[in-house]
């Protein structure tokens, strides 16, 4: 001094959607999901916190996209576009492994 290796920490991106009911209040109830939670206001949504998931070995997420093509009431889900073009990282420990330096043969 390095890592296609392992742990945890800090710090750091994200994303929060569809259906049905309705007495109408951000009410209730189904779905996929890691994740669809809270609390707050001037409530077509904003902003805080959570809880997940992701952090350059990056398909976490965002654009293209109000996109195509399948399948679903609908998203969800397979395929395209596509390994396209963006996308958050530091340090420690702990192992390999590599050079230096020293001591003994």
């Nucleotide at each position: 001094c390095u890592c296609a290796u392992a742990c945890a920490c800090u710090u750091g991106g994200g994303g929060g959607g569809c259906c049905c009911c309705g007495c109408a209040a951000c009410g209730g109830g189904g779905c996929u999901g890691a994740g669809a939670g809270g609390u707050g206001c001037g409530c077509g949504g904003c902003a805080c916190c959570g809880a997940c998931c992701c952090a350059u070995c990056g398909a976490a997420c965002c654009u293209g996209a109000u996109c195509c093509g399948g399948c679903u009431c609908a998203u969800a889900c397979c395929g395209g576009c596509g390994g396209a073009g963006g996308g958050a990282a530091g340090g420690g420990u702990a192992g390999a492994g590599u050079g230096a330096c020293g001591c003994g043969g």

TPP riboswitch aptamer (THI element) from Paracoccus aminophilus JCM 7686, 105 nucleotides, folded computationally. The source organism's lineage runs through Bacteria, Pseudomonadati, Rhodobacterales, Paracoccus and Paracoccus aminophilus. RNAcentral records the identical sequence in 2 taxa. The coordinates come from a structure-prediction model, not an experiment, and the mean pLDDT is 78.